The RNA shown here (transfer RNA) has 74 nucleotides and comes from a Nitrososphaerota archaeon. Its Rfam family is "tRNA". The family's RNA type in Rfam is transfer RNA. The sequence is in RNAcentral, with records from ENA. The prediction has a mean pLDDT of 83.
RNA sequence: GCGGGUAUAGUGUAGUCUGGUUAUCACAUAGCCUUGCCAAGGCUAUAACUCGGGUUCAAAUCCCGGUACCCGCA
Numbered sequence: 001g002c003g004g005g006u007a008u009a010g011u012g013u014a015g016u017c018u019g020g021u022u023a024u025c026a027c028a029u030a031g032c033c034u035u036g037c038c039a040a041g042g043c044u045a046u047a048a049c050u051c052g053g054g055u056u057c058a059a060a061u062c063c064c065g066g067u068a069c070c071c072g073c074a
Stems, first nucleotide, its partner, number of pairs: 001073007010027003020057001028046006050066005
């Protein structure tokens, strides 16, 4: 230099193919319930689409470009 893959709450992850209601689940954190206390359990809350642009009534999702990491080729 060329090609491919990945990027979503503090952490991990579903959703992208086939655009559409409030972006899923678990852990974590906080509060409450339960208990004599702890642990376990239950309920509620907190917090996210890597960046820029385009298409569209509407983009995490489609298109273009950038960045970071990984793999392969040279």